[in-house]
RNA sequence: UAGAGUUUGAUCCUGGCUCAGAGUGAACGCUGGCGGCGUGCUUAACACAUGCAAGUCGAACGAUGAAACCCUGCUUGCAGGGUGGAUUAGUGGCGCACGGGUGAGUAAUGGAUAGGUUACCUGCCCCAUAGUCUGGGAUAACAGUUGGAAACGACUGCUAAUACCGGAUACUCCCUACGGGGGAAAGAUUUAUUGCUAUGAGAUGAGCCUAUCUCCUAUCAGCUAGUUGGUAAGGUAAAAGCUUACCAAGGCGAUGACGGGUAGCUGGUCUUAGAGGACGAUCAGCCACACUGGAACUGAGACACGGUCCAGACUCCUACGGGAGGCAGCAGUGGGGAAUAUUGCACAAUGGGGGAAACCCUGAUGCAGCAACGCCGCGUGGAGGAUGACGCAUUUCGGUGUGUAAACUCCUUUUAUUAAGGAAGAAAUUUGACGGUACUUAAUGAAUAAGCACCGGCUAACUCCGUGCCAGCAGCCGCGGUAAUACGGAGGGUGCAAGCGUUACUCGGAAUUACUGGGCGUAAAGGACGCGUAGGCGGUUUGAUAAGUUAGAUGUGAAAUCCUAUGGCUUAACCAUAGAACUGCAUCUAAAACUGCCAAACUAGAGUGAGGGAGAGGUCAGUGGAAUUAGUGGUGUAGGGGUAAAAUCCGUAGAGAUCACUAGGAAUACUCAUAGCGAAGGCGACUGACUGGAACUUUACUGACGCUGAGGCGUGAAAGCGUGGGGAGCAAACAGGAUUAGAUACCCUGGUAGUCCACGCCCUAAACGAUGUACACUAGUUAUUGUGAUGCAAGUCAUUGCAGUAAUGCAGCUAACGCAUUAAGUGUACCGCCUGGGGAGUACGGUCGCAAGAUUAAAACUCAAAGGAAUAGACGGGGACCCGCACAAGUGGUGGAGCAUGUGGUUUAAUUCGAAGAUACGCGAAGAACCUUACCUAGCCUUGACAUUGAUAGAAUCUGCCAGAGAUGGCGGAGUGCCUUCGGGAGCUUGAAAACAGGUGCUGCACGGCUGUCGUCAGCUCGUGUCGUGAGAUGUUGGGUUAAGUCCCGCAACGAGCGCAACCCUCGUGACUAGUUACUAACGGUUCGGCCGAGGACUCUAGUCAGACUGCCUUCGUAAGGAGGAGGAAGGUGAGGACGACGUCAAGUCAUCAUGGCCCUUACGGCUAGGGCAACACACGUGCUACAAUGGCCAGGACAAUGAGACGCGAUACCGCGAGGUGGAGCAAAUCUAUAAACCUGGUCUCAGUUCGGAUUGUAGUCUGCAACUCGACUACAUGAAGCUGGAAUCACUAGUAAUCGUAGAUCAGCUAUGCUACGGUGAAUACGUUCCCGGGUCUUGUACUCACCGCCCGUCACACCAUGGGAGUUGAUUUCACCCGAAGCGGGGAAGCUAAACUGGCUACCCUCCACGGUGGAAUCAGCGACUGGGGUGAAGUCGUAACAAGGUAACC
Repeated sequence: UAGAGUUUGAUCCUGGCUCAGAGUGAACGCUGGCGGCGUGCUUAACACAUGCAAGUCGAACGAUGAAACCCUGCUUGCAGGGUGGAUUAGUGGCGCACGGGUGAGUAAUGGAUAGGUUACCUGCCCCAUAGUCUGGGAUAACAGUUGGAAACGACUGCUAAUACCGGAUACUCCCUACGGGGGAAAGAUUUAUUGCUAUGAGAUGAGCCUAUCUCCUAUCAGCUAGUUGGUAAGGUAAAAGCUUACCAAGGCGAUGACGGGUAGCUGGUCUUAGAGGACGAUCAGCCACACUGGAACUGAGACACGGUCCAGACUCCUACGGGAGGCAGCAGUGGGGAAUAUUGCACAAUGGGGGAAACCCUGAUGCAGCAACGCCGCGUGGAGGAUGACGCAUUUCGGUGUGUAAACUCCUUUUAUUAAGGAAGAAAUUUGACGGUACUUAAUGAAUAAGCACCGGCUAACUCCGUGCCAGCAGCCGCGGUAAUACGGAGGGUGCAAGCGUUACUCGGAAUUACUGGGCGUAAAGGACGCGUAGGCGGUUUGAUAAGUUAGAUGUGAAAUCCUAUGGCUUAACCAUAGAACUGCAUCUAAAACUGCCAAACUAGAGUGAGGGAGAGGUCAGUGGAAUUAGUGGUGUAGGGGUAAAAUCCGUAGAGAUCACUAGGAAUACUCAUAGCGAAGGCGACUGACUGGAACUUUACUGACGCUGAGGCGUGAAAGCGUGGGGAGCAAACAGGAUUAGAUACCCUGGUAGUCCACGCCCUAAACGAUGUACACUAGUUAUUGUGAUGCAAGUCAUUGCAGUAAUGCAGCUAACGCAUUAAGUGUACCGCCUGGGGAGUACGGUCGCAAGAUUAAAACUCAAAGGAAUAGACGGGGACCCGCACAAGUGGUGGAGCAUGUGGUUUAAUUCGAAGAUACGCGAAGAACCUUACCUAGCCUUGACAUUGAUAGAAUCUGCCAGAGAUGGCGGAGUGCCUUCGGGAGCUUGAAAACAGGUGCUGCACGGCUGUCGUCAGCUCGUGUCGUGAGAUGUUGGGUUAAGUCCCGCAACGAGCGCAACCCUCGUGACUAGUUACUAACGGUUCGGCCGAGGACUCUAGUCAGACUGCCUUCGUAAGGAGGAGGAAGGUGAGGACGACGUCAAGUCAUCAUGGCCCUUACGGCUAGGGCAACACACGUGCUACAAUGGCCAGGACAAUGAGACGCGAUACCGCGAGGUGGAGCAAAUCUAUAAACCUGGUCUCAGUUCGGAUUGUAGUCUGCAACUCGACUACAUGAAGCUGGAAUCACUAGUAAUCGUAGAUCAGCUAUGCUACGGUGAAUACGUUCCCGGGUCUUGUACUCACCGCCCGUCACACCAUGGGAGUUGAUUUCACCCGAAGCGGGGAAGCUAAACUGGCUACCCUCCACGGUGGAAUCAGCGACUGGGGUGAAGUCGUAACAAGGUAACC
């Protein structure tokens, strides 16, 4: 020392990305009141107009000689003279090397720190000593002549000095061979004074040298000839290869030389808990530079920003001959750029230069101007004020928010404006740019003054409208596809505030490079293994030393900054003073434990010797048997071989099989193992030879000889390569056969490299224990290998030591899994390696290799993840167990025909809408001719067909005629009601105007309700406890059992809930009660019909009970329970129904209903007529009827149950062939209304498209209804289609079931009903069993799935875009080498030319060395472009396959 978001269905971990903080010479957007203090070209070291930025001294000099004054002359304002000394071009002195700017270059000729200089210099300044003597000749100015456009000169003549030059003197100074030799000066001034010369000393400022530190890169590993050293000479203020000649061959380098890139360094600044990291604006120290390159001159000092010379580029002037220039000084201009100010005032202060001084100069500096660029301070008002005004926003329409906010009342005046006064800054008598500024006083009056960003989470702050994956937002996660707190606007809110946001950059968070302070079994990461060099580290004892270490002292660590205290500006920022600090470096002193070094010793580490054993350790040589294959011969005959099945293949030219012999190569069965050996790779028949290592025992020896190990060296499976052999089997490539949609595969038949040997390369593997080596310590138990010891019971024994190899397990560790004395525990030493995924172990470069390739090893770009372990599910062409008409065993169907019905499709003005695998399709629809009706066409209505409010009028209501298809419209007629407290009221009709009605319009993906399905499957959960870091687990798993999570036993679980079961209904038996309309045994009557009396026994009706519980017996079992039996109407849930857990399918329904939102409003609403929903090439589903003799037809005969009936069911009777009609007994029903059929008996038909089958069609009718054309049902007669049992496939059913037969009902005027829902009649077959198909349950396993396998996901190809490698080349830049040229200049030489003094003098032309720029050629590096080309990445729903994840359908991977 603060964290948060983001990988997942969820979890823990690893790990990256992102955010919150602080900062800035900033910029941009919106906004902007004041003051103080700071700061302001980070880019083009790009180019610069104009002005200014370095002068000064007359007390060095010659010259000039103004004002003023004096004198003289007088024409009284002029002339002359003198004094005077302003002014200054020139000579001379000092300064110009300071101050100011910039950061290009520079990785050390730089900087920082500490030293050295006996190897040095120092103008002006201070101190001391001595001196300042004597001569000389010139020259500018000036005058004249003259060249030139100009810049600037040339010649002749005159002149001065503190300009220049001799001579003298000089202890001190210098040189010396120790004899000696050499060397100075300047004057000015009346004085005072100030200069000058020499020497010494000081101060100051420079020069040089040394040590340490000072960025990245090894894909830069070797560099270096003045290079390293010596000698001599030269040179410098001074050491030195600084330079030259000669000699030697050195010097530097993995502790990183040399090369490349980048960069001024520091005090410090920012950040940070610190350590660190980043930066080097302003201020201060040092360095470097001054248009670019080179060079020197002068000088104390320069190789000189506002000096000189030369070369180059650029700009300007020009009379074209020549010249001039250098803002990286202050302003300013252009340009560049996201971006950075005034061509200001003053020398008043501080400081600098000159001067004796006055003074002059000073874009240093002091100030002002511009800029919210930063920091700091102040203000934009204060108090009261509720009916909580208006407005706005929202609303559940009640309200709520804005909000004491405003208005309004009272108050104040910082600021602002006006007016008046007015500083300090000045040490001293002068002098104030700032400045009429700061400040003070008075007046006026709330008056002059608030914005910006945000409001999904992180992160403080929420609603409405608009938009509709659009427009847009976004720092990360992400938001937007019609109800967006995430876009845009609004209201409200939050945060900061004269600012607020954004962008860029730095540090932080990031322990995400880990020194402080990380890791490497599986997440990224242990080298394939060993030996060993440098290096690092190192056992015990003693002594010495003092390098490390510790302590003290001294010096230094500039100032400023930071910190603390105090003080000054009203405060603060800011400033001042003092202190502390500057963690550093150096020197000295002390200590001696530890480390180092030196010396001496030791034996526990390490090694050696001796002994007997173990072993697939290695190399070489030899030998053996089994098997495969081939060859030869014999026997023998038709197949063999191969596969899931086949075929290719071999075989009648004799295979295969079998016997014998021969040949050849490779490998060594059994023994053989959680056995052995080896460093790893690896090693397997037997024998021999040679040879390496380890273990055990052993007190004999050495004496720390050790551990690790960058580079280096060696070994290194398989495949591969080279040369030469060998080649039986196997077998890449290849060929053929299959499989398949394809099959360049899996399977089969063949088959070449190769596999084998020798020699030489390659050097990589999932080279794995995914675990580096060595040492020490830290519970056990068991097994086994090797070798010792001990015991006596002498064994196939027991105990025990050491060394290996395994299993299990405690502490501890771990994200978990797991590891656990063979550590992944606890420590030590050394090495290797990692830092998000992809790109990529790739490109380029280097090294190695014959090649293949290996090794070393990036970047652009792209993503917000990639990943590890574990958890719950789901899934598996994983496993185990179990269930179900799931299969099997059976029965009957569908699929073929005709028709009915529904759907699709098509058609149409419309064929209304919905339902779509299972779970749509005889479904919504339990009744489409009109209506229904939602659709279409046409005609109409617009407060509406319906609801509420409602001014007005009227009872309501009934009814006639006309027009029209009708809706509707017009004209009439009848009729005046009910209650009343007399005010009126209730219901109905009419109805202006408006609110509103209405919608089968959209959204079932906004919803409620209801429903389907998994599934009547046995499951789904909770509380507490316990386990786990956690998600979660346990319970609910296990052993049994059951239809069942049903029950039992066990168990860190104990309980509970929703489900199961039971409780409910119906059926089956009995009892009781009650008998009408039901029943009739006995009795009586009878019309012979339970018809009547009667009965309550029976059937039945409908209420209440009983009964069944594995209760009893046998047997199995611990139990639960199972099997069998008895009794019983019924037996193991007796049969059937109702009843449907948590949830799944965004399942279905907005068209049953309800409902949010959206939409329509003379229409998407309403009314009417007609049409449509009924169409018809076709496809599918569900059914009906059949194809016949187990049948059809005819005649006769028998037996039900449920249910319905008044706008109804309708009997007997009569009519009609019949549908039906007439008629109307009975019945609001156990009373009346209906022929039950299959069946039985008899007859007929005799296997045919029929006496089967009935479609279709014609004619004639009946019934319902306003109306049967589109479009009803039924009847009669006639007609008599397809069809002779149905391909692939598929459905239902386990008992009163299937099959078959009829009956009834709802809807309904009628009917399309063959549908649906009920009812009864007749009434089977089969189930060995759970291998397989389908569905489901439990446990377990794998997983890269979680939208959950209808999952995930890989690669080519095609298209678009992006960055990148190669690339014939081409362009540019930089560096370097060689050669050529050689300006200026220093150095050397040097005249016969020049020269007044000094004359062995000086100068010059000219010559030589060096050398900038330039030229030519080569090399290297970097960058740009480049036809074409390689791979990579990213993209919407492209193409082809399906490689991986499950046993992923051939286990995967290296």